[in-house]
Molecule: c-di-GMP-I riboswitch aptamer
RNA sequence: CUGGCGAAAAGGCAAACCCAUCGCGAGAUGGGGGCGCAAAGCUGCGGGUCUCAUAGGAAUAGACAGCCGGGCUGCCGAC
Numbered sequence: 001c002u003g004g005c006g007a008a009a010a011g012g013c014a015a016a017c018c019c020a021u022c023g024c025g026a027g028a029u030g031g032g033g034g035c036g037c038a039a040a041g042c043u044g045c046g047g048g049u050c051u052c053a054u055a056g057g058a059a060u061a062g063a064c065a066g067c068c069g070g071g072c073u074g075c076c077g078a079c
Base pairs, nucleotide, nucleotide: 004079005077006076012037013036017032018031019030020029021028022027035066041072042071043070045069046068047067048064049063050062051061
């Protein structure tokens, strides 16, 4: 240095829930919180799940990256 791997330490992220704001909604953003995470960093590209005001249905309209893959990037170093 490269690959595997995930001990330690430092640092990082932040589920449920609560508050505020936005959205018809799935949800999003900010604050509190901390279940967990070595890609729980980024990206809907494939699959999947979820949503749409109004009784039912629904994609060519949307949401989810902390559902599984793909792509791009990346901290530390016991072994």